Record summary
Predicted 3D model of a 75-nucleotide RNA (transfer RNA) from Plesiocystis pacifica SIR-1. Its Rfam family is "tRNA". Rfam classes the family as a transfer RNA. Gene Ontology term of the family: triplet codon-amino acid adaptor activity. The organism belongs to Plesiocystis pacifica, within Bacteria.
RNA sequence: CGGGAUGUGGCGCAGUGGCAGCGCACCGGUUUUGGAAACCGGGGAUCGCCGGUUCGAAUCCGGUCAUCCCGACCA
Numbered sequence: 001c002g003g004g005a006u007g008u009g010g011c012g013c014a015g016u017g018g019c020a021g022c023g024c025a026c027c028g029g030u031u032u033u034g035g036a037a038a039c040c041g042g043g044g045a046u047c048g049c050c051g052g053u054u055c056g057a058a059u060c061c062g063g064u065c066a067u068c069c070c071g072a073c074c075a
Stems, first nucleotide, its partner, number of pairs: 001071007010024004018055001026042005048064005
C1' cells in the first nucleotide's frame, strides 16, 4: 500500500428496511438467622464516527476511524 472480516447496554451475543432485544452482570422486593440459590420487578445502548438514499436505516450506499486476518513492497 491492496483485499477481507468485525464494531450493537458493564461483558458475551442476536436482530439484514418498520419505533433495538436475549443471556450474564447490576439495583430493589419476597423467601432465609445470614449467605448462596430461586421467584417477582426495575435501570441502563438513538447500534464506532460523518454524510447520503428512503415516508422510515443497526440493516442499503459513500467516506472515515479502531482491532484482527491475508497478500504485496522496503529493510
Annotation
The coordinates come from a structure-prediction model, not an experiment, and the mean pLDDT is 81.